A computed fold for a 169-nucleotide RNA from Leuconostoc fallax KCTC 3537, annotated as Lysine riboswitch aptamer.
Its mean pLDDT, the model's own confidence on a scale to 100, is 79.
It was read from a public genome assembly, where an Rfam model found it.
Lineage of the source: Bacteria > Lactobacillales > Lactobacillaceae > Leuconostoc > Leuconostoc fallax.
RNA sequence: UAAAAUCAUAGAGGUUGCUACUGACAUGAGUAUCCUGUGGAAUGUUUACAGACAUGGUGAAACAGGGAUAAAGGGGAUGUAGCCGAAACACCGAUACUGUAGGAUCGAGUUGUUGGGCUGUUAGUGAAUAACUAGCAGACUGUCGCGUUAGCGGGGUGCUAUGACAGUU
Numbered sequence: 001u002a003a004a005a006u007c008a009u010a011g012a013g014g015u016u017g018c019u020a021c022u023g024a025c026a027u028g029a030g031u032a033u034c035c036u037g038u039g040g041a042a043u044g045u046u047u048a049c050a051g052a053c054a055u056g057g058u059g060a061a062a063c064a065g066g067g068a069u070a071a072a073g074g075g076g077a078u079g080u081a082g083c084c085g086a087a088a089c090a091c092c093g094a095u096a097c098u099g100u101a102g103g104a105u106c107g108a109g110u111u112g113u114u115g116g117g118c119u120g121u122u123a124g125u126g127a128a129u130a131a132c133u134a135g136c137a138g139a140c141u142g143u144c145g146c147g148u149u150a151g152c153g154g155g156g157u158g159c160u161a162u163g164a165c166a167g168u169u
Stems, first nucleotide, its partner, number of pairs: 002169002006164006014084001017083005025075001027074001033068002035065004042055004046102006087114004092107004115141002118138008143154004
């Protein structure tokens, strides 16, 4: 003077970081439902098919008229809390009558992918043009390395700081 690797602790990215709760408000929707009339045998149990069950000539589906009029899920201002693989998705399991395929909700953690938000586009979920999820593209941003003029490349088990290892090599 320098010190890899490992362990522990503490931090940073963003004022649109992430998640949860609350929830004004909008949408759902003048929809479902109720009444009357027409109608005359189908209808429902998450979507399709098959089954099983239930409702139905004491009048199903559908249509018309009038009046009254929701709710759930999803979104979401505000506020509060927890955090920085925060978290999300995939895989697995469970639920709603059974089975197959798909979807929805919930749960779980060994695994796999993703640094972050934004914009656009494709597909899916959804009532939706909202929103969410996944892929792709674009610029921006944070960090490290190379380069220095511009830029190029890498990834979160990463990056920064301190301490230990250690007055050790």